RNA sequence: GCGUAGAUAGCUCAGCAGGUAGAGCACGGCCCUGAAAAGGCCGGUGUCCGCGGUUCGAAUCCGCGUCUACGCA
Numbered sequence: 001g002c003g004u005a006g007a008u009a010g011c012u013c014a015g016c017a018g019g020u021a022g023a024g025c026a027c028g029g030c031c032c033u034g035a036a037a038a039g040g041c042c043g044g045u046g047u048c049c050g051c052g053g054u055u056c057g058a059a060u061c062c063g064c065g066u067c068u069a070c071g072c073a
Stems, first nucleotide, its partner, number of pairs: 001072007010025004019056001027043005049065005
């Protein structure tokens, strides 16, 4: 330099024939306990990597970048 895959919650990751963004863990509140641990109930904390484009509407489609991993030179 070229190619492929990926970037979404604090962490690990779902969600892509375009239509109001989710799970587990973690975290907070409450219950339970003499007090804890464990357990139960409730709560989503987010500019979906950035900029631009298409569209009534974009995490999702298109273009250009940034970063990460792998492959080829």
A computed fold for a 73-nucleotide RNA from a Myxococcota bacterium, annotated as transfer RNA. Model confidence (mean pLDDT): 80 of 100. The organism belongs to Myxococcota, within Bacteria. RNAcentral holds the sequence, with entries from ENA. Its Rfam family is "tRNA". By type it is a transfer RNA.